[in-house]
């Protein structure tokens, strides 16, 4: 120095929850909050979960099916990255 790793220090991030506010819903922004986090930076790329405007199906329903929608804080991959004790 590099991989694997995760002790100590610096600094970072923010989970329920509550407010505003976008959305048709899952859900997203900010601001408070701090349960976690060593990639809990970034990417829907595979799987998975969620959701059903819209589209199909149904004689209808508060009904089925369906992602082009949502999650990277679900898991795997891709990619940058901060420190350095066993």
């Nucleotide at each position: 120095c590099c991989c694997g790793c995760g002790a100590a220090a610096u600094g970072g991030c923010a989970a329920a929850c509550a407010g505003c506010u976008c959305g048709a819903a899952a859900g997203g922004g900010c601001u408070g909050g701090a349960c976690g986090c060593a990639a809990a930076g970034c990417u829907a790329c595979g799987g998975g979960u969620c959701u059903a405007a819209g589209g199909c199906c149904g004689a209808g329903a508060g009904g089925g099916c369906u992602a082009u929608g949502a999650u990277c804080g679900c898991c795997g991959g891709g990619u940058u990255g901060c420190c350095g004790a066993a």
A computed fold for an 86-nucleotide RNA from a Bacillota bacterium, annotated as c-di-GMP-I riboswitch aptamer. NCBI's taxonomy places the organism under Bacteria, Bacillati, Bacillota. The model forms 95% of the base pairs in the Rfam consensus. The sequence was found by an Rfam model in a public genome assembly.